[in-house]
RNA sequence: AUCGAUCAAGGCAAACCCGUCGUGAGACGGGGACGCAAAGCCAUGGGUCUUGCCGUCCGCUUCGUCGGACGCCCAGAUCGCCAGGCCGCCGGGC
Numbered sequence: 001a002u003c004g005a006u007c008a009a010g011g012c013a014a015a016c017c018c019g020u021c022g023u024g025a026g027a028c029g030g031g032g033a034c035g036c037a038a039a040g041c042c043a044u045g046g047g048u049c050u051u052g053c054c055g056u057c058c059g060c061u062u063c064g065u066c067g068g069a070c071g072c073c074c075a076g077a078u079c080g081c082c083a084g085g086c087c088g089c090c091g092g093g094c
Stems, first nucleotide, its partner, number of pairs: 002092003011036002016031006034080001040086003044083003047078004052073001054071006
């Protein structure tokens, strides 16, 4: 190089609950552990999701400054969706 999560030292923390922030996706702090060998860091490519504009279509006891679905674009969220990049603990192995 590469392999693993058996040992030691340890690490992170999903759902859910509380608080704060945000229109929202979500973020942060505390509690809590489903899991994680990069669940450490980077939104670079794809995916998903959100707000807004526009367009098309549909709906209606209300025909609109209404509601919904889809598409494009912009701005965002997510690295615990995948890929890529950077760095790295322990052990096997060489």
Molecule: c-di-GMP-I-GGC riboswitch aptamer
Organism: Botrimarina colliarenosi